RNAcentral holds the full RNA, with entries from Greengenes. A computed fold for a 478-nucleotide part of an RNA from an uncultured bacterium, annotated as small-subunit ribosomal RNA, 3' major domain. The coordinates come from a structure-prediction model, not an experiment, and the mean pLDDT is 82. Its Rfam family is "Bacterial small subunit ribosomal RNA". Rfam links the family to the GO terms ribosome and structural constituent of ribosome.

Context: one part of a larger RNA
RNA sequence: UGACGGGGGCCCGCACAAGCGGAGGAACAUGUGGUUUAAUUCGAUGAUACGCGAGGAACCUUACCCGGGCUUAAAUGUAGAUUGCAUAAUUUAGAGAUAAAUUUUUCCCUCAAAAGACUAUCUACAAGGUGCUGCAUGGUUGUCGUCAGCUCGUGCCGUGAGGUGUCGGGUUAAGUCCCAUAACGAGCGCAACCCCUGCUACCAGUUACCAGCAUGUAAUGAUGGGGACUCUGGUAGGACCGCCGCCGUAAGGCGAGAGGAAGGUGGGGAUGACGUCAAAUCAGCACGGCCCUUACGUCCGGGGCGACACACGUGUUACAAUGGCCGGCACAGAGGGCUGCUACACAGCGAUGUGAUGCUAAUCUCAAAAACCGGUCGUAGUUCGGAUUGGAGUCUGAAACUCGACUCCAUGAAGCUGGAUUCGCUAGUAAUCGCAUAUCAGCCAUGAUGCGGUGAAUACGUUCCCGGGCCUUGUACA
Numbered sequence: 001u002g003a004c005g006g007g008g009g010c011c012c013g014c015a016c017a018a019g020c021g022g023a024g025g026a027a028c029a030u031g032u033g034g035u036u037u038a039a040u041u042c043g044a045u046g047a048u049a050c051g052c053g054a055g056g057a058a059c060c061u062u063a064c065c066c067g068g069g070c071u072u073a074a075a076u077g078u079a080g081a082u083u084g085c086a087u088a089a090u091u092u093a094g095a096g097a098u099a100a101a102u103u104u105u106u107c108c109c110u111c112a113a114a115a116g117a118c119u120a121u122c123u124a125c126a127a128g129g130u131g132c133u134g135c136a137u138g139g140u141u142g143u144c145g146u147c148a149g150c151u152c153g154u155g156c157c158g159u160g161a162g163g164u165g166u167c168g169g170g171u172u173a174a175g176u177c178c179c180a181u182a183a184c185g186a187g188c189g190c191a192a193c194c195c196c197u198g199c200u201a202c203c204a205g206u207u208a209c210c211a212g213c214a215u216g217u218a219a220u221g222a223u224g225g226g227g228a229c230u231c232u233g234g235u236a237g238g239a240c241c242g243c244c245g246c247c248g249u250a251a252g253g254c255g256a257g258a259g260g261a262a263g264g265u266g267g268g269g270a271u272g273a274c275g276u277c278a279a280a281u282c283a284g285c286a287c288g289g290c291c292c293u294u295a296c297g298u299c300c301g302g303g304g305c306g307a308c309a310c311a312c313g314u315g316u317u318a319c320a321a322u323g324g325c326c327g328g329c330a331c332a333g334a335g336g337g338c339u340g341c342u343a344c345a346c347a348g349c350g351a352u353g354u355g356a357u358g359c360u361a362a363u364c365u366c367a368a369a370a371a372c373c374g375g376u377c378g379u380a381g382u383u384c385g386g387a388u389u390g391g392a393g394u395c396u397g398a399a400a401c402u403c404g405a406c407u408c409c410a411u412g413a414a415g416c417u418g419g420a421u422u423c424g425c426u427a428g429u430a431a432u433c434g435c436a437u438a439u440c441a442g443c444c445a446u447g448a449u450g451c452g453g454u455g456a457a458u459a460c461g462u463u464c465c466c467g468g469g470c471c472u473u474g475u476a477c478a
Base pairs, nucleotide, nucleotide: 001478002477003475004474005473007472008471009470010469011468012467013466015462016461019425020424021423022422023421026317027316028315029314030313031312032311033310034308035307042053043052064303065302066301067300068299069298070297076126077125078124079123080122081121082120084118088103089102090101091100092099093098106117107116128292129291131290132289133288137286138285139281140280141279142277144275149188150187151186152185153184154183155164156163157162168179169178170177194269195268196267197266199237200236201235202234203233204232205231209226210225213224214223215222240263243257244255245254246253247252306444319418323377324376325375326374327373328372335366336365337364340359341358344355345354346353347352384415389410390409391408392407393406394405395404431454432453433452434451435450436449437448
């Protein structure tokens, strides 16, 4: 100087407390461990692995296993030699890769040849490796932590390591600011500048809108028209403790004060200092070294990654009446759409099919649910719950056996609120309800990322648990 303490002081955080809803019990989905296997490819492992890489494993993917092939090879270039093939179609053999046969088959110049270009084969040289090392590395990322810290120049102090500044008194979300001061300044962080959202004005109106004036309809901004309103999207304004009162030297604090759409960082996002964990990744990519080269490379068929005495994590659905079922009837936002989204009509109980129309989209379309209004069920393993299984189908795709989703009929399991323990959340939040998208032929999505609808309770307080910041103290630790 640090680090540590079941030392002290001050302070903060859904850290505790106060509340609300969960997990731990059940069934299923998914990931992991273990076991099994020819293979169950590899990586991630306290917090910071475990619905993680994977934003989509039937083949492909695919890296694994079994079997069958190839050896300049899948691609490209250079040099030399040979060639007019290659491609395409058909047939045969084969699981296919592939092999064989038949048909067809170059360009330019020229009368023709040669030369040249192109293609194919051979030879030589450069390949290839998801093989190892993340403890050789770059790049990227997690975490402490959006915590308030981490440093430098000059000066001063100390023999020196170092200290001071950065401490002290206040204040703040903040090393934020003020006062004081052997320090005076500065940098990276904080804040602000950026984006979205909440209010207003101006400008501009089509595909959006429709107040007033007309036209028209069973009805609809459907039509003429309008530039008011909503909205769209561009430019400005607006919030600063600015004003008032009280406290304070100041910084600042308090106010159920005013004004205001908004009040003291208005709400949310992006933004992550010096560094820590030899943290993660050689399998995204790049790259040093080592290793393989008729194989650890590469092509193909099939299988596996989906196994199942068991254990754990993350979720979904429930155990019901604040509910289930049936009928009626409203209201979003953000996105997607031409190999696409499909209105509407018909067929089917339905998944869906057939026809047909609009839309390269503020124009057409995908397209809401809880809510609300009626009816029914009456506490029951039930009209709760839907696992499992049998049968019949639909769709995608060469192909749904291993191993797809969906529909209908039948079946109707466990489960009556879950031990010790444990997680999230402070407001448009939790809880609850649906919608969209990426990936994608299809989908094992109950996942992930967004979007809106309905919409709470509680916080006395900081003694205690956990993590962190500053000062101080002890130490046989570095």